This is a predicted structure of a 542-nucleotide part of an RNA (large-subunit ribosomal RNA, domain I) from a Candidatus Roizmanbacteria bacterium. The organism belongs to Candidatus Roizmaniibacteriota, within Bacteria.
Context: one part of a larger RNA
RNA sequence: CAAAUGGUGGAUGCCCUGGUAUUACAUGCCGAUGAAGGACGCAUGCUAUGUUGCGAAAUGGCCGACCAGACACAAUGCAGUCAUUACGAGUCGACCAUGUCCGAAUGGGGAAACCCAUCCAGCGUAAGCUGGAUAUUUAUGCAGCCUUUGGCUGCAUUUAUGGGAACCCGGAGAACUGAAACAUCUAAGUACCCGGAGGAAAAGAUACCGUAAGGUAUUCCGUUAGUAGCGGCGAGCGAACGCGGAGGAGUCCAAACUUCAGUCGCAAGACUGGAGGGUUUAGGAGCUGCACAACUAUACACAAAUGUUUAACAGAAUGUGCCGGAAUGCACAACCAAAGAGGGCGAACGUCCCGUAUGUGAAAAGGAUUUGUGAUAAGCAGAUUUCCAGAGUACCACGAUGCACGGCAACGUUGUGGGAAUAUGGCCCGGUCACGGGCUAAGACUAAAUACAUGUAGUGACCGAUAGCGAACAAGUACCGUGAGGGAACGGUGAAAAGUACCCCGGAAGGGGAGUGAAAUAGUACCUGAAACCAUUUGCUA
Numbered sequence: 001c002a003a004a005u006g007g008u009g010g011a012u013g014c015c016c017u018g019g020u021a022u023u024a025c026a027u028g029c030c031g032a033u034g035a036a037g038g039a040c041g042c043a044u045g046c047u048a049u050g051u052u053g054c055g056a057a058a059u060g061g062c063c064g065a066c067c068a069g070a071c072a073c074a075a076u077g078c079a080g081u082c083a084u085u086a087c088g089a090g091u092c093g094a095c096c097a098u099g100u101c102c103g104a105a106u107g108g109g110g111a112a113a114c115c116c117a118u119c120c121a122g123c124g125u126a127a128g129c130u131g132g133a134u135a136u137u138u139a140u141g142c143a144g145c146c147u148u149u150g151g152c153u154g155c156a157u158u159u160a161u162g163g164g165a166a167c168c169c170g171g172a173g174a175a176c177u178g179a180a181a182c183a184u185c186u187a188a189g190u191a192c193c194c195g196g197a198g199g200a201a202a203a204g205a206u207a208c209c210g211u212a213a214g215g216u217a218u219u220c221c222g223u224u225a226g227u228a229g230c231g232g233c234g235a236g237c238g239a240a241c242g243c244g245g246a247g248g249a250g251u252c253c254a255a256a257c258u259u260c261a262g263u264c265g266c267a268a269g270a271c272u273g274g275a276g277g278g279u280u281u282a283g284g285a286g287c288u289g290c291a292c293a294a295c296u297a298u299a300c301a302c303a304a305a306u307g308u309u310u311a312a313c314a315g316a317a318u319g320u321g322c323c324g325g326a327a328u329g330c331a332c333a334a335c336c337a338a339a340g341a342g343g344g345c346g347a348a349c350g351u352c353c354c355g356u357a358u359g360u361g362a363a364a365a366g367g368a369u370u371u372g373u374g375a376u377a378a379g380c381a382g383a384u385u386u387c388c389a390g391a392g393u394a395c396c397a398c399g400a401u402g403c404a405c406g407g408c409a410a411c412g413u414u415g416u417g418g419g420a421a422u423a424u425g426g427c428c429c430g431g432u433c434a435c436g437g438g439c440u441a442a443g444a445c446u447a448a449a450u451a452c453a454u455g456u457a458g459u460g461a462c463c464g465a466u467a468g469c470g471a472a473c474a475a476g477u478a479c480c481g482u483g484a485g486g487g488a489a490c491g492g493u494g495a496a497a498a499g500u501a502c503c504c505c506g507g508a509a510g511g512g513g514a515g516u517g518a519a520a521u522a523g524u525a526c527c528u529g530a531a532a533c534c535a536u537u538u539g540c541u542a
Base pairs, nucleotide, nucleotide: 001539002538003537004536005535006534007533013527014492015491018463019462020460021459022458023457024456025455026454027453028452029163030162037102038101039100040055041054042053043052044079045078046077049074050073051072060096061095063093064092065091066090067088069082070081071080107116108115109114117134118133119132120131121130122129123128135161136160139157140156141155142154143153144152145151146150167198168196169195170194171193178185182232208215209214219246220245221244222243223242229237230236250445251444252443253390257276258275259274260273261272262271263270264269283388284387285386287382288381289380290379296377297376298375300374301373302372303371304370305369306368308366309365310364312360313359314358318333319332320331321330322329334351335350336340342354343353344352395418396417397416398415399414400413401412402411405430425440426439427438428437429436479486480485499526502513503512504511505510
């Protein structure tokens, strides 16, 4: 060096109780009635540990369904117990009860899962036991006190506190980066931080858009459109109207005026509170006339019906021979099919098993739709004299900021200063003015279409153990860090443990026989078993 045979190693192939994306449908807050999350216990004994469930009632009660075996799993074994045709052991599901200690933690304290109380009631001779109450805060009421536009204290009732993966609203708000440097700009109102809410949130019924025609709340999708624009006119940023769809729903106050009560006042009257009235331009009040209880609507409450969720049930049809360890293979002959989806079974089964198509089903609890009842809300016309229509607001100046819009910059918001009108008023129509047009600010509510997540059922030119979630395995584990936090690796015997009785060598490990098995070079360092690397044997070269 070559060949062969092994070792080591764990690539590759095959596999999937794990992931991942997505579709349809359903569902979505928990908490002082003590949550989320934990500590400690319990789950027959041997029996510690982990997982899972539960709470000293540690699988108790009750109802329904299933069912002949059960005493959870890792996890076998022995012992014991319960049940064995049911007066139902056990399993599944609804509801009820119980629910130690910590934790907002709330009687006080505290180095969480511990320590120490006070009051009331019951029981007990007593020691003591059992049950209940005792946090701060908000609002209301009552009482007392005081230095009385009020404050303090006490009592009663009452509210909140804390948690939540993502989604949502608000406050505050970077830099790296890009601009091939960098400062306006960009990244980006992103990340991070804080507050708050809900099953969704937010927004929302025009002081709108448009243009001489009209449209008509909000939200979401497609388009308009990478257009109009903005921009050291650089890098880049980037609409709207309109159109097509999803969905569709509109309402209530304040005021004028009427009236009741209280307070003040000699009175006129004023103020406060309640009720009626009224709600947007063809306005409302007031005035005049008609009508006088129906037609109707509902997002509120209750009831019923229907269908549904949380357990379940019925469910067709094949035999023989051959090879083989094994039949689902091959051969021959059959059958079912509203079922030839899928999985399992010793190789590849429509007819073996679980299922599938189809049909059936709820004592209890939940939510949905529809209907009914209640409750609530609703009349029309005319005239245009009087009254009303949200104030430190509109608007203006300067500054800032949001709008795609960085300015000559309209519109929205806002800091400082100034500061109206009253429908013959006011705002807008992208500087400003005129004309014309539109709308009615300074109060409030509002389902659906939308976002995210979970469950169930599927699906995949998605992954297949260095992949796919960080996690197919003891996984947020081991381990690291004072801490915030960081954070792995590890899958596969076989159809079945049948996991090698017995003998031999050895201290053991391990091996040789024997035995199991289809196979043991399938022996739990277990499928396949590449390469590097290490040997042994034989040959060649020096």